SAM riboswitch aptamer (S box leader) from Algoriphagus sp., 109 nucleotides, folded computationally. The prediction has a mean pLDDT of 83. The source organism's lineage runs through Bacteria, Bacteroidota, Cytophagia, Cytophagales and Algoriphagus. The model forms 97% of the base pairs in the Rfam consensus. Rfam family: SAM riboswitch aptamer (S box leader). Rfam's curators write: The SAM riboswitch is found upstream of a number of genes which code for proteins involved in methionine or cysteine biosynthesis in Gram-positive bacteria. Gene Ontology term of the family: regulation of gene expression. It was read from a public genome assembly, where an Rfam model found it.

[in-house]
RNA sequence: GAUUUAUAAAGAAGAGGCGAGAGACAGGCUCUAUGACCCUCUGGCAACCUGGAAAGUCCAAGGUGCCAAUUCCUGCCAAGUAAGCUAUUCUUAUUUGGAACUAUAAAUU
Numbered sequence: 001g002a003u004u005u006a007u008a009a010a011g012a013a014g015a016g017g018c019g020a021g022a023g024a025c026a027g028g029c030u031c032u033a034u035g036a037c038c039c040u041c042u043g044g045c046a047a048c049c050u051g052g053a054a055a056g057u058c059c060a061a062g063g064u065g066c067c068a069a070u071u072c073c074u075g076c077c078a079a080g081u082a083a084g085c086u087a088u089u090c091u092u093a094u095u096u097g098g099a100a101c102u103a104u105a106a107a108u109u
Base pairs, nucleotide, nucleotide: 001109002108003107004106005105006104007103008102013042014041015040016039017038021031022030023029025075026074027073028072043067044066045065047064048063049062050060051059052058053057076098077097078096079095080094081093082092083091084090
């Protein structure tokens, strides 16, 4: 790097450094000189693996991961609702379900 499976409405921030963009992509929206993002240290969370127990669950925190916003929201498909339109179509808004993308874990290669 690739494949498969699972999860993504819960949870968890302080200090120091740097100095302008950041939130994967596009649109929206948001964060950001009251210093974001990123890096380091410390702290924390507990999703998967792991270990334990009195096992519908709970505890630990060794490995990976994570610590703004539901994966921040939408994107593709289907169905519904409301408004516009004479009207199927269509446009706008919105709800539900599914998929895709993305991220992470575990396993295989």